[in-house]
RNA sequence: CAGGACGGGUGGACGGCCGCUCUUCGAUGCGACUCCCCUCGCUCACGCGAAGGACCGGCGCAACGGAGGGAGGAAAGUCCGAGCUCCACAGGGCAGGGUGGUCGCUAACGGCGACCGGGGCGUUCCCGCGAGGGGCGCUUCAGGGACAGUGCCACAGAAAACACACCGCCGAACCCGGGCAACCGGGUGGCAAGGGUGAAAAGGUGGGGUAAGAGCCCACCGCCGGGAUGGAGACAUCCCGGGCAUGGCAAACCCCACCCGGAGAAAGGCCAAAUAGGACGGCGCUUGAGAUUGGCCCGGUCGAUGCCGUCGGGUAGGCCGUUGGAGGCGGCGGGCAACCGUCGUCCCAGAUUAAUGGCCGUCGCCGUUGCGCCUCUUUGGGUGCGACGGAACAGAACUCGGCUUAUAACCCGUCCGACAGG
Numbered sequence: 001c002a003g004g005a006c007g008g009g010u011g012g013a014c015g016g017c018c019g020c021u022c023u024u025c026g027a028u029g030c031g032a033c034u035c036c037c038c039u040c041g042c043u044c045a046c047g048c049g050a051a052g053g054a055c056c057g058g059c060g061c062a063a064c065g066g067a068g069g070g071a072g073g074a075a076a077g078u079c080c081g082a083g084c085u086c087c088a089c090a091g092g093g094c095a096g097g098g099u100g101g102u103c104g105c106u107a108a109c110g111g112c113g114a115c116c117g118g119g120g121c122g123u124u125c126c127c128g129c130g131a132g133g134g135g136c137g138c139u140u141c142a143g144g145g146a147c148a149g150u151g152c153c154a155c156a157g158a159a160a161a162c163a164c165a166c167c168g169c170c171g172a173a174c175c176c177g178g179g180c181a182a183c184c185g186g187g188u189g190g191c192a193a194g195g196g197u198g199a200a201a202a203g204g205u206g207g208g209g210u211a212a213g214a215g216c217c218c219a220c221c222g223c224c225g226g227g228a229u230g231g232a233g234a235c236a237u238c239c240c241g242g243g244c245a246u247g248g249c250a251a252a253c254c255c256c257a258c259c260c261g262g263a264g265a266a267a268g269g270c271c272a273a274a275u276a277g278g279a280c281g282g283c284g285c286u287u288g289a290g291a292u293u294g295g296c297c298c299g300g301u302c303g304a305u306g307c308c309g310u311c312g313g314g315u316a317g318g319c320c321g322u323u324g325g326a327g328g329c330g331g332c333g334g335g336c337a338a339c340c341g342u343c344g345u346c347c348c349a350g351a352u353u354a355a356u357g358g359c360c361g362u363c364g365c366c367g368u369u370g371c372g373c374c375u376c377u378u379u380g381g382g383u384g385c386g387a388c389g390g391a392a393c394a395g396a397a398c399u400c401g402g403c404u405u406a407u408a409a410c411c412c413g414u415c416c417g418a419c420a421g422g
Base pairs, nucleotide, nucleotide: 003416004415005414006413007412008411009410010409012363013362014361015360016359017358018357020070021069022068023067024066025065026064028062029061030060031059033057037053038052040049041048042047072393076404077403079402080401081400082399083398084264085263086262087261091298092297093296094295096260097259098258099257100256101115102114103113104112105111116143117141118140119139120138121137122136123135125134126133127132144255145254149253150252151249152248153247166195167194168191169190170189173188174187175186176185177184178183203221204220205219206218207217208216222244223242224241225240226239227238228237229236230235268320269319270318271317278311279310280309281308282307283306290302291301292300327346328345329344330343331342332341333340334339365390366389367388368387369386370385371384372383373382374381375380
């Protein structure tokens, strides 16, 4: 240096012509409607009626002009959580589901922040004979329990947790054979330190000891138990003692702790209209049919021209919900941070078969290529001029906080960085 890991950001810009949609303002045409007035008819009068006319007001439709707004970092998945609406006033239990270090943040969450601990990579820092440990940087963790129980650990290997010795080591003790002897071979026996297999094999390093070895003994590391100190806590440090040893897997069933109503905008309301207040069957009418928004049980509540079921008929129109928010931006203050408080400022899509597009030009980004220049890691890199081509993932339809997935190209930060060269 190529490249890689993690985190963050952008994800085209400007101009012209034509086009779409929403809000608002203005004025034009048409239509119906309300009050009042004129004319007409009726009445003794009060007043009544509505064929016509005029004026005002807002409404609807059509077309016109001005001003302003109009898709995303994920709009995707529908995986969590909530706001909102409904059941509904909604209890207890079982089954079921979710989360899992500590402390904070948040409306809440399975989210976010800081910290603790474990693993991995690196280190030209520190300690140690060494095993190893500490510090620093990056990264990662689905981080409670294996002594409640059940289960699994293939293959390889002697052997996979009551752990059988394959290759081996020993020959102190005892025995046999050969030999003058030293010694050689074998057996009873001792060993699990060395090698091998494996993801994992009776803690590890250094030393002592032994026939050879082994926590057999000692020191250190580790493990277990107890105590002291520090910390809000997870934990950390130190001291004392010790059998020196019953591996791993719970993202296996399980145990423990904490948490959990459901459905969903096609939720749910209002208006208008139409039909068949239809037919049949069953159960019942307070001594209770049935209904009750995840399943079952108990309880509770509602409940009578009632309820359940089958067949058949009508409607599918309009308005609200529908975007002013746990909102965005900025200043100040608090906090390591996530975030909180306060002040100011802004309104940033609202469609409903569903709009935001098309064409042209310039610049920018990426790639290929021609010519020239620079470099000297020359099949490479950089740069100027020109030509050609390309441009990812992808479209709101209740809203918001997260998570997950997809993504061409470019930029920033931290770390790693082979081959080759110095």

This is a predicted structure of a 422-nucleotide RNA (Bacterial RNase P class A) from a Planctomycetota bacterium. Rfam family: Bacterial RNase P class A. It is annotated as a ribozyme. The model forms 97% of the base pairs in the Rfam consensus.